[in-house]
RNA sequence: CGGGCUGGUUGGUCGGUUGCGCCUUGCGUUAAGCAAGGUGAGGAAAGUCCGCGCUCCACAAAGCACGGUGCUGGCGAAUCGCCAGGCGGGGCAACCCGGCGGAAAAGUGCAACAGAGAGUGACAUUGCCGAUACCUGCGAAGGUAGGCGAGGGUGAAACGGUGCGUUAAGAGCGCACCAGCGCUUCCGGUGACGGAAGCGGCUAGGCAAACCCCACCGGGAGCAAGACCGAGCAGGAACGAGGUGCCGCUUGCACCGCUAUCAGUUCCGGGUAGGUUGCAUGAGGCAGGUGGUAACGCUUGUCCCAGAGAGAUGACCGAACAGGGGCGGAAACGUCUCGGACAAAACGCGGCUUAUAGACUGGCCCGGACG
Numbered sequence: 001c002g003g004g005c006u007g008g009u010u011g012g013u014c015g016g017u018u019g020c021g022c023c024u025u026g027c028g029u030u031a032a033g034c035a036a037g038g039u040g041a042g043g044a045a046a047g048u049c050c051g052c053g054c055u056c057c058a059c060a061a062a063g064c065a066c067g068g069u070g071c072u073g074g075c076g077a078a079u080c081g082c083c084a085g086g087c088g089g090g091g092c093a094a095c096c097c098g099g100c101g102g103a104a105a106a107g108u109g110c111a112a113c114a115g116a117g118a119g120u121g122a123c124a125u126u127g128c129c130g131a132u133a134c135c136u137g138c139g140a141a142g143g144u145a146g147g148c149g150a151g152g153g154u155g156a157a158a159c160g161g162u163g164c165g166u167u168a169a170g171a172g173c174g175c176a177c178c179a180g181c182g183c184u185u186c187c188g189g190u191g192a193c194g195g196a197a198g199c200g201g202c203u204a205g206g207c208a209a210a211c212c213c214c215a216c217c218g219g220g221a222g223c224a225a226g227a228c229c230g231a232g233c234a235g236g237a238a239c240g241a242g243g244u245g246c247c248g249c250u251u252g253c254a255c256c257g258c259u260a261u262c263a264g265u266u267c268c269g270g271g272u273a274g275g276u277u278g279c280a281u282g283a284g285g286c287a288g289g290u291g292g293u294a295a296c297g298c299u300u301g302u303c304c305c306a307g308a309g310a311g312a313u314g315a316c317c318g319a320a321c322a323g324g325g326g327c328g329g330a331a332a333c334g335u336c337u338c339g340g341a342c343a344a345a346a347c348g349c350g351g352c353u354u355a356u357a358g359a360c361u362g363g364c365c366c367g368g369a370c371g
Base pairs, nucleotide, nucleotide: 001367002366003365004364005363006362007361008360009359010358013319014318015317016316017315018314020040021039022038023037024036025035026034027033042342046353047352049351050350051349052348053347054222055221056220057219066218067217068216069215070214071085072084073083074082075081086100087098088097089096090095101213102212107211108210109207110206125152126151127148128147129146132145133144134143135142136141160178161177162176163175164174165173179203181200182199183198184197185196186195187194188193226277227276228275229274235268236267237266238265239264240262242256243255244254245253246252284303285302286301287300288299289298290297291296323338324337325336326335327334328333
């Protein structure tokens, strides 16, 4: 210098005008409203895919069914999460990917197309042989019965690989080496696992995000959960002969009612509308110290940071800093113009996944050149 891998931070700033939600204070008898002040989204607030807190309901125990998880160790409230490692695969490497228990012995099932044959000791299409037996032939040889899985071909996959021997031809049929599997012993590791030696039969294919088997885990519904208060109407009970208006009093007038299918008054329970709560001090943020490879733990200090009625946080103007584009220029630069990505809380929290214009920044690998 070129190419690549992998983390972290941020994702808008300032000023003005004009709006919106909530809270506090003041004015307003109350209410409506007005004024001032304060405060007002995210790294994902999203998808609602996991897990937990919280709440109500259910619940002797065990089993079955159903669902989930699935290498090891650790972390965490918990998970299909995170960290560290093992194994397998990809890459020259940095590094990336993996639903990664069991297909080897419980069983069932599946495999497009091509191909003779697609799974138990398989397959005769092209082929090899025809030693043996039989037929023809003097013979060479030909044919039949039969033997064979070596060569060709198909396929993602055809029942270990190479060589030698054996043979009529062949074949783990035998042997040597190699690969793979199982068992035993030893060594390293907490463990997954790795290494070494010996033995064995010689090879027993793939798929369990197919049924299934094994191990472990799992009650249901959700803040529209739930709790408290509670008009009006209807219901029940008691009292009850008067009650209400004009009208403050007297008189008068009007209306409703007079033993009940009853005016009115009081009380009762359930509970609708509605109100309050749940509801933001929390597995909380920030900074430091400390233990740990790390996830994370412990500890000290400090901060309080949206909480709404189905749902407010917007719009416009100006400026600056990044950035993109056009023109001029060898370049530096000048000038004009465009212009802020994805996206909006509703009980809270931890994860995962997905979307995201850009900006800043750490580490590592490979190649080349020069010193």